[in-house]
């Protein structure tokens, strides 16, 4: 320097245009003589920007970070 993946909640993941879900994990209650498990119920998320649509996590531009080939130096 050229192609190409990926980016969601603490973590892991799903979600290819129309309310962002799931598991662990946090919190609160209930249940127990405690605990532990188990029930309920709650907090917490779209890497940044901008552009296309009545609507964008989804599609398009460019930034970042990360990892894969390729190619040029040394």
């Nucleotide at each position: 320097g050229c192609g190409g993946g990926u980016a969601u909640a603490g973590u892991a993941u799903a979600g290819u245009g129309g309310u962002a879900g799931u598991a662990c994990g946090g919190g609160a209650c209930c249940c127990u003589u405690c605990c532990a498990a188990g029930g309920u119920c709650u907090a917490a998320g779209c890497a940044g920007g901008g552009g296309u649509u009545c609507g964008a996590a989804u599609c398009c531009c460019c930034u970042u970070a990360c990892c894969c080939g390729c190619u040029c130096c040394c």
Record summary: Transfer RNA from Candidatus Yanofskybacteria bacterium CG10_big_fil_rev_8_21_14_0_10_36_16, 74 nucleotides, folded computationally. Rfam family: tRNA. By type it is a transfer RNA. Gene Ontology term of the family: triplet codon-amino acid adaptor activity. The sequence is in RNAcentral, with records from ENA.